[in-house]
Molecule: small-subunit ribosomal RNA
Organism: uncultured sediment bacterium
RNA sequence: AGAGUUUGAUCAUGGCUCAGAUUGAACGCUGGCGGUAUGCUUAACACAUGCAAGUCGAACGGUAACAGGCAAAGCUUGCUUUGCGCUGACGAGUGGCGGACGGGUGAGUAACGCGUAGGAAUCUGCCUUAUAGUGGGGGAUAGCCCGGAGAAAUCCGGAUUAAUACCGCAUACGCCCUACGGGGGAAAGCUGGGGAUCUUCGGACCUGGCGCUAUUAGAUGAGCCUGCGUUAGAUUAGCUAGUUGGUGGGGUAAUGGCCUACCAAGGCAACGAUCUAUAGCUGGUCUGAGAGGACGAUCAGCCACACUGGGACUGAGAUACGGGCCAGACUCCUACGGGAGGCAGCAGUAGGGAAUAUUGGUCAAUGGGCGCAAGCCUGAACCAGCCAUGCCGCGUGCAGGAAGAAGGCCUUCUGGGUUGUAAACUGCUUUUAAACAGGAAGAAAAAGCUCUUGCGAGGGCAAUUGACGGUACUGUAAGAAUAAGCACCGGCUAACUCCGUGCCAGCAGCCGCGGUAAUACGGAGGGUGCAAGCGUUGUCCGGAUUUAUUGGGUUUAAAGGGUGUGUAGGCGGUGUAUUAAGUCAGUGGUGAAAGCCUGCGGCUCAACCGUAGAAAUGCCAUUGAUACUGACACACUUGAGUAUGGACGAGGUAGGCGGAAUUUAUGGUGUAGCGGUGAAAUGCAUAGAUACCAUAAAGAACACCGAUAGCGAAGGCAGCUUACUAGGCCAUAACUGACGCUGAGGCACGAAAGCGUGGGGAGCGAACAGGAUUAGAUACCCUGGUAGUCCACGCUGUAAACGAUGAUCACUCGCUGUUGGCGAUACACAGUCAGCGGCCAAGCGAAAGCAUUAAGUGAUCCACCUGGGGAGUACGAUCGCAAGAUUGAAACUCAAAGGAAUUGACGGGGGUCCGCACAAGCGGUGGAGCAUGUGGUUCAAUUCGAUGCUACGCGAAGAACCUUACCUGGUCUUGACAUGUACCGAAGUUUUUGGAAACAAAGAUGUGCCUAGCAAUAGGAACGGUAACACAGGUGCUGCAUGGCUGUCGUCAGCUCGUGUCGUGAGAUGUUGGGUUAAGUCCCGCAACGAGCGCAACCCCUAUUUCCAGUUGCCACCCCACUUCGGUGGGCGCACUCUGGAGAAACUGCCUCUGACAAAGAGGAGGAAGGUGGGGAUGACGUCAAGUCCUCAUGGCCUUUAUGGUCAGGGCUGCACACGUCCUACAAUGGCGCGCACAAAGGGAAGCGAACCCGCGAGGGCAAGCAAAUCCCAAAAAACGCGCCCCAGUUCGGAUUGCAGGCUGCAACUCGCCUGCAUGAAGUCGGAAUCGCUAGUAAUCGCGGGUCAGCAUACCGCGGUGAAUGUGUUCCUGAGCCUUGUACACACCGCCCGUCAAGCCACGAAAGUGGGGGGUCGACGAAGUCGCCGAGCUAACCCGCAAGGGAGGCAAGCGCCGAAUCGAAACUCCGCGAUUGGGACUAAGUCGUAACAAGGUA
Repeated sequence: AGAGUUUGAUCAUGGCUCAGAUUGAACGCUGGCGGUAUGCUUAACACAUGCAAGUCGAACGGUAACAGGCAAAGCUUGCUUUGCGCUGACGAGUGGCGGACGGGUGAGUAACGCGUAGGAAUCUGCCUUAUAGUGGGGGAUAGCCCGGAGAAAUCCGGAUUAAUACCGCAUACGCCCUACGGGGGAAAGCUGGGGAUCUUCGGACCUGGCGCUAUUAGAUGAGCCUGCGUUAGAUUAGCUAGUUGGUGGGGUAAUGGCCUACCAAGGCAACGAUCUAUAGCUGGUCUGAGAGGACGAUCAGCCACACUGGGACUGAGAUACGGGCCAGACUCCUACGGGAGGCAGCAGUAGGGAAUAUUGGUCAAUGGGCGCAAGCCUGAACCAGCCAUGCCGCGUGCAGGAAGAAGGCCUUCUGGGUUGUAAACUGCUUUUAAACAGGAAGAAAAAGCUCUUGCGAGGGCAAUUGACGGUACUGUAAGAAUAAGCACCGGCUAACUCCGUGCCAGCAGCCGCGGUAAUACGGAGGGUGCAAGCGUUGUCCGGAUUUAUUGGGUUUAAAGGGUGUGUAGGCGGUGUAUUAAGUCAGUGGUGAAAGCCUGCGGCUCAACCGUAGAAAUGCCAUUGAUACUGACACACUUGAGUAUGGACGAGGUAGGCGGAAUUUAUGGUGUAGCGGUGAAAUGCAUAGAUACCAUAAAGAACACCGAUAGCGAAGGCAGCUUACUAGGCCAUAACUGACGCUGAGGCACGAAAGCGUGGGGAGCGAACAGGAUUAGAUACCCUGGUAGUCCACGCUGUAAACGAUGAUCACUCGCUGUUGGCGAUACACAGUCAGCGGCCAAGCGAAAGCAUUAAGUGAUCCACCUGGGGAGUACGAUCGCAAGAUUGAAACUCAAAGGAAUUGACGGGGGUCCGCACAAGCGGUGGAGCAUGUGGUUCAAUUCGAUGCUACGCGAAGAACCUUACCUGGUCUUGACAUGUACCGAAGUUUUUGGAAACAAAGAUGUGCCUAGCAAUAGGAACGGUAACACAGGUGCUGCAUGGCUGUCGUCAGCUCGUGUCGUGAGAUGUUGGGUUAAGUCCCGCAACGAGCGCAACCCCUAUUUCCAGUUGCCACCCCACUUCGGUGGGCGCACUCUGGAGAAACUGCCUCUGACAAAGAGGAGGAAGGUGGGGAUGACGUCAAGUCCUCAUGGCCUUUAUGGUCAGGGCUGCACACGUCCUACAAUGGCGCGCACAAAGGGAAGCGAACCCGCGAGGGCAAGCAAAUCCCAAAAAACGCGCCCCAGUUCGGAUUGCAGGCUGCAACUCGCCUGCAUGAAGUCGGAAUCGCUAGUAAUCGCGGGUCAGCAUACCGCGGUGAAUGUGUUCCUGAGCCUUGUACACACCGCCCGUCAAGCCACGAAAGUGGGGGGUCGACGAAGUCGCCGAGCUAACCCGCAAGGGAGGCAAGCGCCGAAUCGAAACUCCGCGAUUGGGACUAAGUCGUAACAAGGUA
């Protein structure tokens, strides 16, 4: 620091997702050790049990328990009992101090609660400082004792008693009150030591200590007030009655409506009051580059709370967690009368939950309470226990070791790779664990003794005290011994193979994997990453500049308000002076500690800790500065406005007037149609339409002018004219003197449609009706036609209200047109001001584009946006008569949606061009019969493949057996075929039996070839047989795993590259343009210049000719022989024909014209041939997952006594039918008979087969010649000549069938071909539709060949005869190029919309129903404070001799307030709800085809 994901690709917009860090975590798998820290985030749910706040006998009366002592009694003579507070001590009690700290929790609280900085009207126990005092009396009361009530808790009565408990008196420096005269107010003692004196023998007295009282100052703590800061919602806009202020009074420690009476009517709020929701706040923590964002566990500060609510008492301090009272809920005890309780203290329990620990030790240390002290108490604290929950550290060994072991996995498999120096093995080490031994620091003392000292205090001596702790740490011996997992391996993202599975099972953070070769699922091997952990899930920040202060945008991606006016607010021209609020600087205070950061230091390191510093961006105070902003004052004129003059315009409102047209009415002329459409029909018309003429009426709109002209803020504004009225512009520079800009709310205007009331209504015209169209047509088209359109008044308030571009100001090259002014004699202008347009530079922009009328560069203000859908919907509110408008969500769902541009493809877009594409012609197919192929059907099987063009006389250049792959049956299992091993035998020939054959059984015959060797014999090769195993075999599957080959677009003219240039880029350019061509053929032009594959040419055949060569070819001349006088044969010869080699020839070369002086074209000459002469071969980049695994090859899968081999028979030929391709016909341009002429190209030895003979014929017999320019097939046919037929189902046509034959072949039944005789079907030229062909072509005629034993209407070739038409491109079809649109890219056989039907999900409405919340009003009214009263009760003080009275107090009573409870009327929130509404989603449902192309009606 980025990456993946929208597209065929690109750029930009934009969301989603990932990599990082984090955590009080949880879950899964795994788990050696130590240090250190953390550990109920949920039910502020309920709690059993124990503990968490006591202490002081030096305040007091005392003595229940314990111990000691003394005394007494009993006796068992060392025990028991009793007594004595005598001593140590001490239960309960009085009293003092503490219990308001410490500890917990975060429910409430949006607040002076917290943070920060200040303030004045206060209190403050213990502590410190200072001054003074501490005298003298009194009356009670608990306890104890007695009695009583009660189950208990507890309570009542009587008697007696103490105090540092309580109350007077005295005193009063200072203190408090005051009218300044005066008045008021205190105390308590306890204890250590002690010489003299006194004594009631207790003590007094002296001295020290601890207390006590009053006051002073301080410290500490607390209360109160204020500025600023502190979450979200406006679908919460108004709130407030003690409310805001004043006066008097009360109250408090203290200010204050804190409370009360009276008076006034204020106070808060758009800078967000009130209401609702949520939340303890902070230091800080996490993240981030920072600014920020999120959080507020542990530690620290503050606040709040203590079962819920209320309320006070005591006290220095509480409205009190382990105090009290009342009410409520809950739990427990009960004798049913009544009582008890509060873990949000530490442990622990139940419950909740994904989830969070021990009913531990000690007061040794630190700290707290009490105490003179010893000490006691302390779940504060310090420790230990549990948990990988986090962080940090250590270890699980180290070195050597190649036979690169075995095993595993992979493999191209006699092998290799990998696991892997890994292991084994050898040597070394011993952290850790375990064993034994040693063993800390944490402890300082206080107390005691003693020294110094006036007192605080300081010094010395010396005793004691450790929970942790069997600790940390150290040492010793032994021994690799005790210790590795988890996730991942398609991309992002480091890491790859095999097997299994087969859109299944499954994975997945996003994109996406899986449908038989999955690096994505599961397993394995291997690898990568981290490591006592690793992954997953959740949270938050980051990446995200994706809320943009730093740091974004708004023409088209989301986004400028429809327009103006104007309030608040924000911003604001020039000069001078003052001020110093903002601003800047210095200084001071504060910003707690901890944390973060830096230095140093301590634990072996680190985490952790200590110490010092820095920082703490903030707030306050103070002193300065004065440029800028502000404030205030005085000026200025350029902004703005006014004035004067001038011209301008569909600017607005109201009135009047006008002509053309339309319709209607009346009259006239006139007759059969009019009207309408693609074509029609509905409609109108003989009751007289349409048409024409005249007249009249009515309403609406204003042709021409008319214009990227004008005016207006926008909407909008158009005949002429009058009145009223607004505006901008120009000129002048007279006046005012910043008066300005923008503008949240507000107000006004605001097209069309719509609404209300009343008019009006010619034309047009939603709805509606009819006619057409159509599969349908609730549409498009036509005929009618109501509302409406028009007017007046009112409402609505929206539009693609668009320049999809807010307003204002300034600045930034130019050219050009136009409107209105001005300048100037002048529409000639370096003119000028204000508008309206076009083009373009810089610049901007994702690009398209914008460009002085900015989308450029700056300034000010407003509005708006933050993925798509849901949705501008729901709910709520406001407005409206309604329709509806404004404001405006969420759940859920998707990974995109959208912009601009690019390349293609496509279009019922355009241009251009070509092709037997159409047209013009000729002949066919489609109808018939037959042949053949296919579909279908049938069958045991009818083997398989090919299926629009590009399957269908195709694979098959030839199925009776074979072929053959299919079926039935028989039969073989190392096999019919290949290689290897062993053994036997030569091979071979042949007979018999069984059988359908394969095959099986039994015989006969035969001894070869090569090498070595004298030989015997041995070895070898080919061949045959036997045995076992490796293996063979498969026309079994996958052409969507493949190679090769092929078809098609298409013999169409295209397809690309290098360099350069342009563009951010995909890409473009070149290859487009102007011409031309069969052609991207060539020329010219051009930011292109070149090149490649295609085109063309080079190759073959053919057309002319030359040369060479002449056998089997040829025969003109010459010669010879024969002759039916036609000719035939031979020789010479090679002239000619022909054969086959080498050449020539054609190139727009020449001429004229056209063309751009080009390319090229038109015509012509010459020529055998003329513009690629004709034909062939030749098929660019690519498309169709086109075809073929059954030619062959081949991966994978399947099969192995069968899916292999072999044999016989059958089938591929089956037949209601449908289609394709042919053949033959339907006849006279013909058929038949007779005669007669002319080819080319081929084939031939298991062959072609002459002649001759036989047969009507197919054919047969015999047999010459020929491996072929020699011989044979071989007859060419149509044509031509003559004759017959005479338009008919025929002398056409030949199917079908019968009989008789021939040929091939083991074999002709299923199932061949041919012949003869006989038979003689359909068919009389073929519907819709459709095919071929442009010249030696179509048509027509025959000939040959391959295959092949035989079988040809097929296929491949050959020649004979030999036309017609077109010289065009409107249309159909296909193709090329350019251009245009696109929502297509699997590319129009595309994409895609809505209803309906099915499933599922969330939401809205809903009769109602269940619950919560706060407030208002009312009833009732506990405890308690306060007030009143106090006939009952009453020790201290006063009066009194006393009795008694008084003062004061208490109970009871009354009153205000008052919690809980009850009730009323509303509001508000949440849940449930029959039914209902739309919405989202879901491979293959229904109906149509709305949108995207002119999407077929833009």